[in-house]
Context: one part of a larger RNA
RNA sequence: GCCAACGAGUUAUUGGUACUAGCAAGGAUAAGGCAGGUAAAGCCGGAUCCGAAGGGAAACCGAAUCUGAAUAGGGUGUUUAGUUAGUAUCAAUAGACCCGAAGCCACAUGAGCUACCCAUUAGCAGGAUGAAGUGCCACGAAAGUGGUAUGGAGGUCCGAACCGGUUGGAGCUGCAAGUCCUUCGGAUGACUUGUGGGUAGGAGUGAAAAGCUCAUCGAAUGUGGUGAUAGCUGGUUCUCCCCGAAACAAUUUUAGGAUUGACCUGUGGAGAUGAUCUGUAUGAGGUAGAGAUCUGGUAAGGCUAGGGGUGCCGAGAGGCAUUACCAAACCUUGCCAAACUUCGAAUGCUUAUAGGAAAUCCAUGGAGUUAGACUACGAGAGAUAAGUUCCGUGGUCAAGAGGGGAACAUCCCAGAUUUCUGACUAAGGUUCCUAAGACAUAACUAAGUGGAGAAGGAUGUUUUUCUGCUAAGACAUCCAGGAGGUUUGCUCAGAAGCAGCAAUCCUUUAAAGAGUGCGUAAUAGCUCACUGGACGAGUGGGAGAGCGCCGAAGAUGUAACGGAGCUAAGUUAUGCACCGAAGUCGAAACUCUCUGAGUAAUCAGAGGGGGUAGGGGAGCAUUGUAUACGGGAUGAAGUCGAUUCGUAAGGAUCGGUGGACUGUAUAGAAGAGAAAAUGUUGGC
Numbered sequence: 001g002c003c004a005a006c007g008a009g010u011u012a013u014u015g016g017u018a019c020u021a022g023c024a025a026g027g028a029u030a031a032g033g034c035a036g037g038u039a040a041a042g043c044c045g046g047a048u049c050c051g052a053a054g055g056g057a058a059a060c061c062g063a064a065u066c067u068g069a070a071u072a073g074g075g076u077g078u079u080u081a082g083u084u085a086g087u088a089u090c091a092a093u094a095g096a097c098c099c100g101a102a103g104c105c106a107c108a109u110g111a112g113c114u115a116c117c118c119a120u121u122a123g124c125a126g127g128a129u130g131a132a133g134u135g136c137c138a139c140g141a142a143a144g145u146g147g148u149a150u151g152g153a154g155g156u157c158c159g160a161a162c163c164g165g166u167u168g169g170a171g172c173u174g175c176a177a178g179u180c181c182u183u184c185g186g187a188u189g190a191c192u193u194g195u196g197g198g199u200a201g202g203a204g205u206g207a208a209a210a211g212c213u214c215a216u217c218g219a220a221u222g223u224g225g226u227g228a229u230a231g232c233u234g235g236u237u238c239u240c241c242c243c244g245a246a247a248c249a250a251u252u253u254u255a256g257g258a259u260u261g262a263c264c265u266g267u268g269g270a271g272a273u274g275a276u277c278u279g280u281a282u283g284a285g286g287u288a289g290a291g292a293u294c295u296g297g298u299a300a301g302g303c304u305a306g307g308g309g310u311g312c313c314g315a316g317a318g319g320c321a322u323u324a325c326c327a328a329a330c331c332u333u334g335c336c337a338a339a340c341u342u343c344g345a346a347u348g349c350u351u352a353u354a355g356g357a358a359a360u361c362c363a364u365g366g367a368g369u370u371a372g373a374c375u376a377c378g379a380g381a382g383a384u385a386a387g388u389u390c391c392g393u394g395g396u397c398a399a400g401a402g403g404g405g406a407a408c409a410u411c412c413c414a415g416a417u418u419u420c421u422g423a424c425u426a427a428g429g430u431u432c433c434u435a436a437g438a439c440a441u442a443a444c445u446a447a448g449u450g451g452a453g454a455a456g457g458a459u460g461u462u463u464u465u466c467u468g469c470u471a472a473g474a475c476a477u478c479c480a481g482g483a484g485g486u487u488u489g490c491u492c493a494g495a496a497g498c499a500g501c502a503a504u505c506c507u508u509u510a511a512a513g514a515g516u517g518c519g520u521a522a523u524a525g526c527u528c529a530c531u532g533g534a535c536g537a538g539u540g541g542g543a544g545a546g547c548g549c550c551g552a553a554g555a556u557g558u559a560a561c562g563g564a565g566c567u568a569a570g571u572u573a574u575g576c577a578c579c580g581a582a583g584u585c586g587a588a589a590c591u592c593u594c595u596g597a598g599u600a601a602u603c604a605g606a607g608g609g610g611g612u613a614g615g616g617g618a619g620c621a622u623u624g625u626a627u628a629c630g631g632g633a634u635g636a637a638g639u640c641g642a643u644u645c646g647u648a649a650g651g652a653u654c655g656g657u658g659g660a661c662u663g664u665a666u667a668g669a670a671g672a673g674a675a676a677a678u679g680u681u682g683g684c
Stems, first nucleotide, its partner, number of pairs: 001684006011094013026050003032044003054061002064076004097235002100232001104225006115199006122192002124189001126158003129154001133150007162186003168181003201217001203213003238619006248261005263368001264366007277355005283349001289343001290341002295337008304327001306326002308323006372397007380389002402413003417589004422585003428579003431564003437576001439575006450566001456550002460547010477534005483507003488502003513528001517526002590609008620673001622670002625667007638657008
């Protein structure tokens, strides 16, 4: 891992509600007993319980009573249905649907492992070093010092056994629940070791690591309390039919729990215009917008207190004058506000009325839910960030399948009872992949724009509009001129149109600036403005709109149309076809609710049947029991295969195998249904 078997709302008592049955102003017996008996059943037993009357704290009174001075008022009552049993469901108390802690306590068992201690044993190859002491020699007055020999000390050195476990590697379903190889530490010591003995569970022992106390230690192990408790996780077994949520409010030592309400469901009742929707009317409001009257903010100007600066006067205090400064209040013009309003919608809300439609309300049994998500719009928080967060209103998902969006809970279309090789459509599509138009008409785009992107930039292109010049010849091109006073003045080494400053006139002209650019040291030189000629028809500038261009760099591989590919098969506008869903229609079937008919079975009509949590209804199968009736060695159950019936759970028949039990109907009772629980046991 697979297969098989086992595996989870039970039982008791008490109570609520509903239904069924008995009796009924009453109902019921409990313990116990009686006779008989296998047992059940039967008969006694009225103790006791509920009900038939309440009110009051009570005395007490009583269809009333309490309060009260009251005959008032007010509170609670009085207008009759209970009770016993069974069944269903829920609650409470019990382990209370099942499995699951870490733990707490009690009593025992452990020091054959290990820690420390006590007693008594045993072990440590070989080599090295050479302390004290002692002899001798030398020196010394001595104390002593030095040398030499001897000696053999040491938690001394090197290194086997032994004890350990440093490095690297192997092993890691191992040789091994700690090993193997290599290397390394101690190795006469605080050494190692045999045997016997001692100390224990909040206790021991500990050269201290919370180490060790039998592969178990921040409190051992076994048994018991014990089915501890678990607001937590997991699991919870057959079928069909009807309805169908919530992720909100309030409170909570409350926030992943709970209680009440809201929302769901079953039952009983009320119910005919009450709820919802649409039309009309009705009224309150201060949002969007707008505005500046108020409250504040803010820009420019005016007017004018005040302040600052400057000048003059004064010994000073200060005074006078002035102002390209600042500036309150006031005036004019302009702007801003969630906590501004002289104003002011839409929508929503209240009330009335009409229509259509099929809901609504009351009582009561049972729930679940209180982690919500995205999307559109209106706000807050944030950075007018977030697949962010927090509210409001709607939608979808949640609990919703189908079609579209390449793929894609939440977007668009649309709500799946079942069957159909029928039809029409929605969103979205119609060259091929791929069902349907290479459809028609008129334009645009040249960028593969379409098929991502801003500020900004540009003789892209189409179109609309305003305006200048132009046959008295424009624009572009070519030919020619482009002069004189004068090198204007100043400045300067120089400054001559062309470094800079100032001024920018006059003349001759068809025209020509005290000069547009290049250039020179300064001149010179080239050129432009401006003018003539040649040519012969349009040529400049501004603005709006459509579609395009640049701006445009990313990480595995084209990779920013789903692909092929497309110049339309792109974009804009108009039109007609077609495709396209579980939508709608058609044909048939099942089922539920309501209405009508019928004694009923049933029939007819109308409407419904997506569904998680959850509520309700109806059934299938399994194992005993009771009653009735059956089957079976001419082959029961079981099992394998085939056929067949039923909407399903399931049922039946036939054949093989098997070799002794078993079924149908109606009741009644449950150890009553497995795919999941890191489920349990067994097999492989």
Predicted 3D model of a 684-nucleotide part of an RNA (large-subunit ribosomal RNA, domain II) from a Bacillota bacterium. Lineage of the source: Bacteria > Bacillati > Bacillota. Its mean pLDDT, the model's own confidence on a scale to 100, is 85.